Predicted 3D model of a 335-nucleotide RNA (Bacterial RNase P class A) from a bacterium. Its mean pLDDT, the model's own confidence on a scale to 100, is 78. It is recorded under the gene name rnpB.

RNA sequence: AAGGUGGGUCGGACGACCGCGCCUUUGAGGCGAGGAAAGUCCAGGCUCCGUAGAGCGGGACGCUGGAGGCAACUCCAGAUAGCGAAAGCUAUGGAAAGUGCCACAGAAACAUACCGCCCACCGCCCCUUUAAAGGGGCAGGGGCAAGGGUGCAAUGGUGGGGUAAGAGCCCACCGGCGGAAGGGUGACCUUCCGGCCAGGCAAACCCCGUCCGGAGCAAGACCAAAUAGGAGGAGAAGGAAGCUGCUCGCUGACUCCUCGGGUAGGUCGCAUAGAUAAAUGGUCGUCGCCAGCUAAUGGCUGGAACAGAACCUGGCUUAUAGACCCACCUUCUCU
Numbered sequence: 001a002a003g004g005u006g007g008g009u010c011g012g013a014c015g016a017c018c019g020c021g022c023c024u025u026u027g028a029g030g031c032g033a034g035g036a037a038a039g040u041c042c043a044g045g046c047u048c049c050g051u052a053g054a055g056c057g058g059g060a061c062g063c064u065g066g067a068g069g070c071a072a073c074u075c076c077a078g079a080u081a082g083c084g085a086a087a088g089c090u091a092u093g094g095a096a097a098g099u100g101c102c103a104c105a106g107a108a109a110c111a112u113a114c115c116g117c118c119c120a121c122c123g124c125c126c127c128u129u130u131a132a133a134g135g136g137g138c139a140g141g142g143g144c145a146a147g148g149g150u151g152c153a154a155u156g157g158u159g160g161g162g163u164a165a166g167a168g169c170c171c172a173c174c175g176g177c178g179g180a181a182g183g184g185u186g187a188c189c190u191u192c193c194g195g196c197c198a199g200g201c202a203a204a205c206c207c208c209g210u211c212c213g214g215a216g217c218a219a220g221a222c223c224a225a226a227u228a229g230g231a232g233g234a235g236a237a238g239g240a241a242g243c244u245g246c247u248c249g250c251u252g253a254c255u256c257c258u259c260g261g262g263u264a265g266g267u268c269g270c271a272u273a274g275a276u277a278a279a280u281g282g283u284c285g286u287c288g289c290c291a292g293c294u295a296a297u298g299g300c301u302g303g304a305a306c307a308g309a310a311c312c313u314g315g316c317u318u319a320u321a322g323a324c325c326c327a328c329c330u331u332c333u334c335u
Stems, first nucleotide, its partner, number of pairs: 001331010012287007020032005034306001038317002041315005046216004058212005063078006079092005093207002098205002100201003114148002116144004122140001123138006156174006175197002177194007220268004230259006241251003289303006
C1' cells in the first nucleotide's frame, strides 16, 4: 500500500427570518424526535383484578464452566461439528419413548425391487448313459441388492476374501452406536472390547430440564351535566295536569324537593417534546462532505441514507447513504 476479519463512534455544524405544538412570571422567554422513535418479540417498573396449597392448560429459555444483572439479556473462557489459507465465522438438549411429515422424480423416503445379477434349491426341455449320475439350456418359481437409474437424502464407507449371484456373511482400516477403564469441575476426550449398523426434520406435535398468576395507560384514580330510570321525603281521587286567562264542563294521574350510581365531558396518571387523530417544518447565508464540469489551493451546478415519539425503562431483532477510530490476519514494496 492492497484485500480482509472483529469491535466501536457519528448520523452534518452555526446563525438569521417565517411558521407550528406545549409551558410560563404575557414584555417576551424556555423546551420540542431517533440510533433505531420501527417490529411489539422478551423482561421489568407502574395500575387494577386474583391468590391456603397443589394440579391441568399455556408461555419463555436450552452445548459447558464462570462473571454482571431483579429479570430478559450480555460478557469472558472453553467443547463438538462445519466453512475459511488466516484473522475469524456459523450451528448447539433429545430423532435409540411415541405420533407425524419428507414436494417433484423414483420400484421404494423404513422396508421396497423398475432396469439388472444368479439358477445353489423346486419345475420344465435337450444331450451322454441300461440306470444311478453328469453336462447344457429356460426363467414358471426362487435367491440377491453388487451395478444402473431417480432424488437433498436409498440405510454404514473403502479394499480384500467369500458366493450360484450376493450380503458385516468373514477380515483390515475408517465412521457411528453400546459397554468398560482412564482423564477433565463440566460440555467432552483417549484407549480397549462387541458386527450392534440405527435415514433426515423437534423454528412439526412431543419428551426432558429450569423459570413464569391474569389483563394492560382504551391500565387505573378523581370531578361530573342534560335525558331516562332508581331510592327517600312532601303534595295529590277532599282531584295532578291539560283544553283555557277565569267559571262551568270534559278527559282522568301525576307534581315538587333531596340523595346516590352510571353516561357525555373534564382533570390526573404524564415526564426539561408530549396528545388532542396527533406540533417537531420551510427559506436564506457561511462552512463541512460527496459527485460532475471548469486551466483550477479557486469557481459553477447538483446531491446527501434508514426513518420518525404516544405510559416509562432495560434488552433482542430488523432497516440504514456516507464518514471516522481501535485491534488483528494475508500478500506485496521500502528501510